The prediction has a mean pLDDT of 86. Small-subunit ribosomal RNA, central domain from a Patescibacteria group bacterium, 351 nucleotides, folded computationally. Lineage of the source: Bacteria > Bacteria candidate phyla. Rfam family: Bacterial small subunit ribosomal RNA.

Context: one part of a larger RNA
RNA sequence: UUGGGCGUAAAGGGUGUGUAGGUGGUCAUAUUAGUCUUGUGUAAAAUCCUGUCGCCUAACGGCAGAACCGCAUGGGAAACGGUAUGACUGAGAGGGUGUAAGAGGUGUAUGGAACUCACGGUGUAGGGGUGAAAUCCGUUGAUAUCGUGGGGAACGCCAAAAGCGAAAGCAAUACACUGGUACAUACCUGACACUGAAACACGAAAGCUAGGGUAGCGAAUGGGAUUAGAUACCCCAGUAGUCCUAGCCCUAAACGAUCUGAACUGGUUUUUCGGAGUAUCGACCCUCUGAGAGACGAAGCUAACGCGUUAAGUUCAGCGCCUGGGUAGUACGACCGCAAGGUUAAAACUC
Numbered sequence: 001u002u003g004g005g006c007g008u009a010a011a012g013g014g015u016g017u018g019u020a021g022g023u024g025g026u027c028a029u030a031u032u033a034g035u036c037u038u039g040u041g042u043a044a045a046a047u048c049c050u051g052u053c054g055c056c057u058a059a060c061g062g063c064a065g066a067a068c069c070g071c072a073u074g075g076g077a078a079a080c081g082g083u084a085u086g087a088c089u090g091a092g093a094g095g096g097u098g099u100a101a102g103a104g105g106u107g108u109a110u111g112g113a114a115c116u117c118a119c120g121g122u123g124u125a126g127g128g129g130u131g132a133a134a135u136c137c138g139u140u141g142a143u144a145u146c147g148u149g150g151g152g153a154a155c156g157c158c159a160a161a162a163g164c165g166a167a168a169g170c171a172a173u174a175c176a177c178u179g180g181u182a183c184a185u186a187c188c189u190g191a192c193a194c195u196g197a198a199a200c201a202c203g204a205a206a207g208c209u210a211g212g213g214u215a216g217c218g219a220a221u222g223g224g225a226u227u228a229g230a231u232a233c234c235c236c237a238g239u240a241g242u243c244c245u246a247g248c249c250c251u252a253a254a255c256g257a258u259c260u261g262a263a264c265u266g267g268u269u270u271u272u273c274g275g276a277g278u279a280u281c282g283a284c285c286c287u288c289u290g291a292g293a294g295a296c297g298a299a300g301c302u303a304a305c306g307c308g309u310u311a312a313g314u315u316c317a318g319c320g321c322c323u324g325g326g327u328a329g330u331a332c333g334a335c336c337g338c339a340a341g342g343u344u345a346a347a348a349c350u351c
Stems, first nucleotide, its partner, number of pairs: 003323004007305002012319001014202004021195003025088008034080001035077008049065006092192001093189003096185005104178007111155001115151008126137002163170002207248006216242002221237004259318006267296011300307002324351003333344004
C1' cells in the first nucleotide's frame, strides 16, 4: 500500500516510436459470465446497531428486531458495459488535392571578414602586458604598415519577446536528397483512436578507441606576479581537448525545475504563418477566422509566490514518480561499458 500528492516543500521518466495491458465516437438489431432487480437456501451463538426490560446508576446482562454488505441457485430487466452483426461521418484519426512558411536533417561545393604562419618591401627601438609590474618577444631588425602565398576554425550585419525540431538541438551561400507542420477543400477510407510496462531509436558537454587535423582558445603543466602562504583569482607560454572520419559512452539546473492526449470555462494587447470578406488599378489598412509564440489580467485555484484558453481553473483516459533527515543515489548482487563509469537499488546505525 486506503488516502493524499508531484512549478518552488519529497515527487513528471532527457525525448520519441511502440508491443502487451488499460480506456475508447454516433445509430440500429440480437444476446447477457459484468451490472441492476426479485424469490429461495445458507451465512452457529456471542459481538456491532435499534427498541425494551433487569441488577440503585453505569459497565454488565435478559428478550425482541435489524443486520451479517458474502456464497449458491431460480425468475426477470437491458439504460450502461461486454460480445456479434450491420450501418454513419461538416464530428476523432488517416489519406487525396491545392497553397504556404521555416537556423528541421544529411551530403557536396563555394565565399568573404578576422586570426595565425612563411616569404618579400618600407622602417627603427622598442613591443607586449598590468591595479602596478615582471616573466615574454625584439638590432640575427620585432611592434607598426604594404604585398604575395599557405592553414585551420567560426560564420559579423540581417537578428527579433522571431522561426524550425520529439527532445538533445539547429544560423555564411548554392545545389542535391529528405522528415515534419499549418491553412484551405470536404474528394476517399470509415473509429482505423488515446495512453503506453517491456522493447527499440535518438540523446548537450566532458570522456574513451583508431586514423587524420591543429589557426585561435585552452584543463594539466612550466614560468612571472599577488599574498603570511597562493597548489587560485591577474599576466607570459602551453599539452590533452576543442575540428574531421568511423565506433563507443548515455549523463546534465537534459528546466517551463510544470508527463502525454481529449473536452469545457470572461477578456485586452503584441507577434509569426495561413484563409475568407471588405477595400484598392494593385498593395497597405479594416473585420472575421484557423494554427503557433509572448505580455497583462475576470472567474477559479494556490501555503504563499504566483498560474490564469500555451492553466498551476473545471473534468476524463493512460503512464511515471513521492511518503521525515542523515547513512545514500552509497554497499551488495545483476545487467551494460575498452575504461571512466552508468542503470537498477537497500540495511544496520543515528537524529